RNAcentral holds the sequence, with entries from ENA. The RNA shown here (FMN riboswitch aptamer (RFN element)) has 145 nucleotides and comes from Mesorhizobium plurifarium. It matches the Rfam family "FMN riboswitch aptamer (RFN element)". Its family is annotated with FMN binding in the Gene Ontology.
RNA sequence: UAAUGUUCUCAGGGCGGGGUGAAAGUCCCCACCGGCGGUAAGAGCCUCGGCUCAAGCCCGCGAGCGCCUCCCGGUAACAGGAGGGUCAGCAGAUCCGGUGCGAUUCCGGGGCCGACGGUUACAGUCCGGAUGGAAGAGAACGAUC
Numbered sequence: 001u002a003a004u005g006u007u008c009u010c011a012g013g014g015c016g017g018g019g020u021g022a023a024a025g026u027c028c029c030c031a032c033c034g035g036c037g038g039u040a041a042g043a044g045c046c047u048c049g050g051c052u053c054a055a056g057c058c059c060g061c062g063a064g065c066g067c068c069u070c071c072c073g074g075u076a077a078c079a080g081g082a083g084g085g086u087c088a089g090c091a092g093a094u095c096c097g098g099u100g101c102g103a104u105u106c107c108g109g110g111g112c113c114g115a116c117g118g119u120u121a122c123a124g125u126c127c128g129g130a131u132g133g134a135a136g137a138g139a140a141c142g143a144u145c
Stems, first nucleotide, its partner, number of pairs: 005141006016030004031125002033114002035061004042053004056112002064090002066087001067084005073078001094110005116128003
C1' cells in the first nucleotide's frame, strides 16, 4: 500500500405512576426504548487539510417465523435432526410547517411502528429458545508492492 487469506475479540435498549379486575410490567390513561451499513445542508474539533458524531419510520442488511432441500421414524397426517438465504410470504412504521438551489436526514410540531412461543388476561418493555445466532466493527498475523 491493499487484490486476497487466517485467527481472535466485540456486537440491543426499554413498564416508572395511576385505573379496572379474582388475576394484567399483557387491557385503559400517562410514561419509556430504538441493532448494523449507506446517505447528510446539522453539531463539534482543527495544524484549514481534514477528522469525529448525527435518520426506529429514505436505501439496504441482520436475528425470528414461514418456505424449500436432505436424513430418520411413521400407512398417513405429522414429529425429530441437519442444512439453504433471495424462496422473499410475514419482515413494521412519516406527515405538516420553516430555512434553502437542494432536506421524508437540519429546526419546530404532530403522528406512527415493533418476530416467534409462554402467561390466572391480549406483551416492543416480563419469562423462554439464547451461555445461541448475526448484520457488521475492530485487532493481530500472513500475503503483495

The coordinates come from a structure-prediction model, not an experiment, and the mean pLDDT is 77.